[in-house]
RNA sequence: GCCCGCUUGGCCCAGUGGUUAAGGCGUCAGUCUUGUAAACUGAAGAUCACCGGUUCGACUCCGGUAGUGGGCA
Numbered sequence: 001g002c003c004c005g006c007u008u009g010g011c012c013c014a015g016u017g018g019u020u021a022a023g024g025c026g027u028c029a030g031u032c033u034u035g036u037a038a039a040c041u042g043a044a045g046a047u048c049a050c051c052g053g054u055u056c057g058a059c060u061c062c063g064g065u066a067g068u069g070g071g072c073a
Base pairs, nucleotide, nucleotide: 001072002071003070004069005068006067007066010025011024012023018056027043028042029041030040031039049065050064051063052062053061
């Protein structure tokens, strides 16, 4: 330099065009316990990397930018 993939809560990860973005870990609160942990119950937490386009409608499709991983030279 060229090609391909990925970017979604603090972390991991699902969601391939249609209201309110699912789940696990973690965090917080409660129950239980002499107390802690475990277990159970509940809650908070994501303007879906950024900019633009297509569409009645975009996390999802298209283009660009950035970051990151891989391949080729």
Predicted 3D model of a 73-nucleotide RNA (transfer RNA) from Coemansia biformis. The RNAcentral record of the sequence draws on ENA and Rfam. Its Rfam family is "tRNA". The source organism's lineage runs through Eukaryota, Fungi, Kickxellomycota, Kickxellomycotina and Coemansia. The same sequence occurs in records of 4 taxa.